[in-house]
RNA sequence: CGGGGUGGGUGCAUGAUCGCUCCGGCCGGCAAGGCCGGAGAGGAAAGUCCGAACACCGCAGGGCACGGUGGUUCGUAACGCGAACUCCGGGUAACCGGGGGAAAGUGCCACAGAAAAUAUACCGCCGAUGGGACGCGGACGCGUCCACAGGCAAGGUUGAAAUGGCGAGGUAAGAGCUCACCGCUUCCGUGGCGACACGGAAGGCAUGGUAAACCCCACCGGGUGCAAGACCAAAUAGGGAAGCGCCUGAAGGCGGCCCGCCUGAUGCUUCCGGGUAGGUUGCACGAGGUGCCGGGCGACCGGCAUCCCAGUCAAAUGAUCAUGAUCCGCGCAGGCGGAGACAGAAUUCGGCUUACAGCCCGCCCCGUUUU
RNA sequence: GGGGUCGUAGUUCAGUUGGUUAGAAUGCCGGCCUGUCACGCCGGAGGUCGCGAGUUCGAGUCUCGUCGGCCCCGCCA
Repeated sequence: CGGGGUGGGUGCAUGAUCGCUCCGGCCGGCAAGGCCGGAGAGGAAAGUCCGAACACCGCAGGGCACGGUGGUUCGUAACGCGAACUCCGGGUAACCGGGGGAAAGUGCCACAGAAAAUAUACCGCCGAUGGGACGCGGACGCGUCCACAGGCAAGGUUGAAAUGGCGAGGUAAGAGCUCACCGCUUCCGUGGCGACACGGAAGGCAUGGUAAACCCCACCGGGUGCAAGACCAAAUAGGGAAGCGCCUGAAGGCGGCCCGCCUGAUGCUUCCGGGUAGGUUGCACGAGGUGCCGGGCGACCGGCAUCCCAGUCAAAUGAUCAUGAUCCGCGCAGGCGGAGACAGAAUUCGGCUUACAGCCCGCCCCGUUUU
Repeated sequence: GGGGUCGUAGUUCAGUUGGUUAGAAUGCCGGCCUGUCACGCCGGAGGUCGCGAGUUCGAGUCUCGUCGGCCCCGCCA
């Protein structure tokens, strides 16, 4: 310099004018209103996909069902998140992607193919052994042929996938039938918290794929969500119908079922009709932000100091102008013209995922050149 | 704000536990019929299975992400 990988930051700035929401102070009569000061969207506020806090369901009990997660260890309030390590796959590499069990059982594997999982034989190879035919020979027998019985799975053919691979020996032809190497399984030893790694021995090989098919194993999950819940106020037709029940128990405890427990009677459920469409609270100090120090490979943790940072509900957070910065186009230049994304709080946090105009920074790998 | 459900020819819908080429009706186009049109008969075209990844030999179907539509949920008695 060229190409590539990966992590992070930023998301226009300043000023003026006119507005909006909230808070504090002052004037005004405690009202209406006015003046002054302060604060006012995000990295994703989004999707609502996970995990919690919080609240109610009397308690949140047991079993089944259902759902979720899935290498190991650690981090965390918790997680399906994160970190480090490990194995497999891809890449020259930086790096990226994936992860329980298919030797517990069941199902499925279209078409093609001999055969798709108790194996089997279309082409093919052989025909040693048994059988048949012919020839030689005095005879036991020997030789040649047939491919009948039978043997084989090396090679061909199919497929996404074919029952260890390759070489040598062996054989009638073949075959882990035998052997070396590689792979696999089992056992032992060593190292590691562990996943796992390394080494050794034994076994001729058993175990095709699929669990984002049922399923098995381990772990987790009671339900509902701030329209939870608490308080106050307003209003009326405190109505009608159907069903169930009144202690031998309807129904409820907002869940699919069962058990247990509790509540339970001028009651409960559903439908029709009626009224209302308000306020306060929950609700803004929190697993909080920033800085420094310390521990840890890291995620993260601890200590000290410091800061207070939207709070609405027909839902505020805006508009215009000027100057400057960035980028693009034109121009020798002064300069002129243009562009700025994705998106917007709604009980609150921790994550993930998705969207995003541009700009900036760090680290690493490969190639080339120079020293 | 919270919860549920759906997406397949132009339109309305099927699609049987994943299987070879995704069907039906209607609409559309061409021909026949008729003096002409309609009806009728014959033939034909028309699909990113909302979109993007993954699992699998193979995905409309299974899993994940994403986009869009529709529906339900206040309180009092």